[in-house]
RNA sequence: UCAGAUGGCCGGAUGGCUGCUCGGCAAUUCCGAAAGGCGCUGUCGAGAGGAAAGUCCGGGCUCCACGGAAACACGGUGACGGAUAACAUCCGCCGGGGGCGACCCCAGGGAAAGCGCCACAGAAAUGAUACCGCCUGACUUGGCUCGCUCGCGCGGGCAAGCCGGCAAGGUUGAAAUGGUGCGGUAAGAGCGCACCGCGUUGCUGGCGACAGCGAUGGCACGGCAAGCCCCACCGGGAGCAAGACCAAAUAGGAACGGCGGAUUUUGCGUUUCCGCAGAGCCGUUCGGGUAGGUCGCUCGAGGCACGCGGCAACGCGCGUCCCAGAUGAAUGGCCAUCUUCUGCUUCGGCAGAAACAGAACCCGGCUUACAGGCCAUCUGACAUU
RNA sequence: GCGGGCGUAGCUCAGCUGGUAGAGUACGAGCUUCCCAAGCUCGGUGUCGCGGGUUCGAAUCCCGUCGCCCGCUCCA
Numbered sequence: 001u002c003a004g005a006u007g008g009c010c011g012g013a014u015g016g017c018u019g020c021u022c023g024g025c026a027a028u029u030c031c032g033a034a035a036g037g038c039g040c041u042g043u044c045g046a047g048a049g050g051a052a053a054g055u056c057c058g059g060g061c062u063c064c065a066c067g068g069a070a071a072c073a074c075g076g077u078g079a080c081g082g083a084u085a086a087c088a089u090c091c092g093c094c095g096g097g098g099g100c101g102a103c104c105c106c107a108g109g110g111a112a113a114g115c116g117c118c119a120c121a122g123a124a125a126u127g128a129u130a131c132c133g134c135c136u137g138a139c140u141u142g143g144c145u146c147g148c149u150c151g152c153g154c155g156g157g158c159a160a161g162c163c164g165g166c167a168a169g170g171u172u173g174a175a176a177u178g179g180u181g182c183g184g185u186a187a188g189a190g191c192g193c194a195c196c197g198c199g200u201u202g203c204u205g206g207c208g209a210c211a212g213c214g215a216u217g218g219c220a221c222g223g224c225a226a227g228c229c230c231c232a233c234c235g236g237g238a239g240c241a242a243g244a245c246c247a248a249a250u251a252g253g254a255a256c257g258g259c260g261g262a263u264u265u266u267g268c269g270u271u272u273c274c275g276c277a278g279a280g281c282c283g284u285u286c287g288g289g290u291a292g293g294u295c296g297c298u299c300g301a302g303g304c305a306c307g308c309g310g311c312a313a314c315g316c317g318c319g320u321c322c323c324a325g326a327u328g329a330a331u332g333g334c335c336a337u338c339u340u341c342u343g344c345u346u347c348g349g350c351a352g353a354a355a356c357a358g359a360a361c362c363c364g365g366c367u368u369a370c371a372g373g374c375c376a377u378c379u380g381a382c383a384u385u
Numbered sequence: 386g387c388g389g390g391c392g393u394a395g396c397u398c399a400g401c402u403g404g405u406a407g408a409g410u411a412c413g414a415g416c417u418u419c420c421c422a423a424g425c426u427c428g429g430u431g432u433c434g435c436g437g438g439u440u441c442g443a444a445u446c447c448c449g450u451c452g453c454c455c456g457c458u459c460c461a
Base pairs, nucleotide, nucleotide: 001381002380003379004378005377006376007375008374009373010372012338013337014336015335016334017333018332020047021046022045023044024043025042026041028039030037031036049356053367054366056365057364058363059362060361061239062238063237064236074235075234076233077232078231080092081091082090083089094108095106096105097104098103109230110229114228115227116224117223118222131170132169133166134165135164137163139161140160141159143158144157145156146155147154148153178196179195180194181193182192183191197219198217199216200215201214202213203212204211205210243295244294245293246292253286254285255284256283257282258281259280264279265278266277267276268275269274302321303320304319306317307316308315309314339354340353341352342351343350344349386457387456388455389454390453391452392451395410396409397408398407404441412428413427414426415425416424434450435449436448437447438446
């Protein structure tokens, strides 16, 4: 210098004018006995984010359910140790994979509990199997050939078939029943041996996941659990539209009182007659609840600085600060100077643009979007000293 | 704020117990007809919304993301 890796930070600046929301103070109309309240005016102060987003996890808080505990079902999580209020988050570490490296990625328990699936191809896809092939021995041949013999025939060799041995090689596939080498054999084969892998087991180190060393088995045990399932652990449900309080109009409900002439209907007195009660109307009172209003509402697992402990996540101590609370929903608009980017340029300037996006009960994370810029540490290559 | 569903051919939908994607309609060509329609025969439809992962293999299983649709106060 170039190319990268990791972590952190900022995310337009300053000033003026004028609006909006909230809070403090002052004055004031009206209401009220007062305290005070609604409104209005002036002044002062504050006023979006790193993601406020997606709503994917975990909590606080509130209500509902529940005598306690456990189990079934359902959902979730999954190496180990720690951090934390908790987590699927974070830190450290282990194992596996990638990169020359800094470093990055991993839903990372169990396939010898069971079920299921593994298309096509291939001999064979799981207590399987032999298509091509390799091999010796026995048998058959009315196949070929050689030797002996006049000939019948006898003996040998080759080939084919069949019985048998084998799984090394070929072929298929994503995957083929350990791999490589040597020995061994008729040909072969963990059949034997060495190394590697795997299983079992012992010792050592580590809190542990695990690692190292040794012995042993001769390989028996293919893959998929983000298929069912098994194991361990966690989870009661709903959510500020939770919930609490005040409280119109209309409709409907309940209680009480009054009127109930006639008809109809229902119930009771077994039926008719008859009687009682209800269905109707009016008035008073009460309670629930809607519209509306108030609270919940922002001081909190809070921010910043310092010290100590810890590799770190984080914890402890001390000091200091108060930092949006709207509810059809404020946080806006204009101007000037500067900054950055883009385009044009007569190099004087001119024009345009300002990333993603906007709180809604509050926190801790994750994920996603993001113009541009800054800082720190580290890696590789090249050059120079 | 809480919750549910969908995305496959131009359109409407199957396929979602992993094995290489179909039906109807529309479109194109041919036959039939004097011509058209109807009918018959044949044909191409396609990044399965997008990205990543699991797997030998993903429309299908899992995660993330984008878009669309729907439901949720109380009383009667």
Two RNAs folded together computationally: RNase P RNA and transfer RNA, 461 nucleotides in total. It holds a member of the Rfam family "Bacterial RNase P class A". From the family's description: Ribonuclease P (RNase P) is a ubiquitous endoribonuclease, found in archaea, bacteria and eukarya as well as chloroplasts and mitochondria. Its family is annotated with tRNA processing, dimeric ribonuclease P complex and ribonuclease P activity in the Gene Ontology. By type it is a ribozyme.